[in-house]
Molecule: FMN riboswitch aptamer (RFN element)
Organism: Tumebacillus sp.
């Protein structure tokens, strides 16, 4: 120092918009079928808006370093570096939340999504454009409301012990 065990803390964002009116209630008319009024969807339509954790990573700034030029010798500019740590993915890889089995480890089930163009040696991550996705229960059909949840959690940080 790695590893192992334990403890503590932390660990999710988003509609006050417009339209429609299923339905409810009230009144009137009427007797099998209507009229008027009020309320009424964060669920429908339009528009808006959000993006957990680890990894990867051609981004970005910084540090270090090299080239060349200038210099008032302090630096400045310039082009690089598979040099360093940090830092960019909802739809690339893996994981998490729900349900079932299990003492537990763990296993099973359910649940989603991307293309085109550009640059370039190289793009699944950069730039531009246009799309798409979002557990379960409730309710007028829900990523955004309410609920399970003052829960769980991938994991992150710190501390203690041990330590080949």
């Nucleotide at each position: 120092u790695a590893g192992u065990u334990c403890c503590u803390u932390c660990a999710g964002g988003g509609u006050a918009a417009g339209g429609u009116g299923a339905g409810a209630c009230g009144g009137c008319a009427a007797c099998u079928g209507g009229c008027c009024g009020u309320c009424a969807a964060u669920u429908c339509c339009u528009a808006a808006u959000c993006g957990g954790c680890g990894g990867u990573g051609a981004u970005g700034a910084c540090u270090c370093u090299u080239u060349u030029g200038c210099u008032u010798c302090g630096g400045c500019a310039u082009a690089g570096g598979c040099a360093g740590g940090c830092u960019a993915a909802g739809u690339c890889c893996g994981c998490g939340a729900g349900c079932c089995u299990u003492c537990a480890c763990a296993g099973g089930c359910a649940g989603g999504a991307a293309c085109u163009g550009g640059u370039g040696c190289g793009a699944a991550u950069c730039c531009a454009g246009u799309a798409c996705c979002g557990a379960c229960g409730g309710u007028a059909u829900a990523g955004u409301c309410c609920g399970g949840a003052u829960g769980g959690g991938a994991g992150a940080a710190g501390g203690a012990a041990u330590g080949a």